[in-house]
Annotation:
The prediction has a mean pLDDT of 86. A computed fold for a 100-nucleotide RNA from a soil metagenome, annotated as SAM riboswitch aptamer (S box leader).

RNA sequence: CUUAUCAAGAGUCGGGGGAGGAACCUGGUCCGAAGAUCCCGCAGCAACCGUUAUUUGUAACAAGGUGCUAAUUCCAGCAAGUAUUUACUUGAAAGAUGAG
Numbered sequence: 001c002u003u004a005u006c007a008a009g010a011g012u013c014g015g016g017g018g019a020g021g022a023a024c025c026u027g028g029u030c031c032g033a034a035g036a037u038c039c040c041g042c043a044g045c046a047a048c049c050g051u052u053a054u055u056u057g058u059a060a061c062a063a064g065g066u067g068c069u070a071a072u073u074c075c076a077g078c079a080a081g082u083a084u085u086u087a088c089u090u091g092a093a094a095g096a097u098g099a100g
Base pairs, nucleotide, nucleotide: 001100002099003098004097005096006095011042013041014040015039016038020031021030022029025077026076027075028074043069044068045067048065049064050061051060052059053058073094078091079090080089081088082087083086
């Protein structure tokens, strides 16, 4: 850079560590000394790669390579639409993950 997916699922576990964290900015809302985020181990989820079968549509499986295990990618931000103080829907942008 291209492409697919992002509403489901899975940890009240053990050890380490000790202050912020939920990608960045803004706003909101949450998580966190009853120890979060993070690292290691174990366990689990899923099925992109993979394996098997195949009527080539797909189905099954999970040893291996990744990924993931608070909240829809936590929500909004930009554009369009519908009702109009606000709410909702769709799309984009940005991001994450896989494959190339």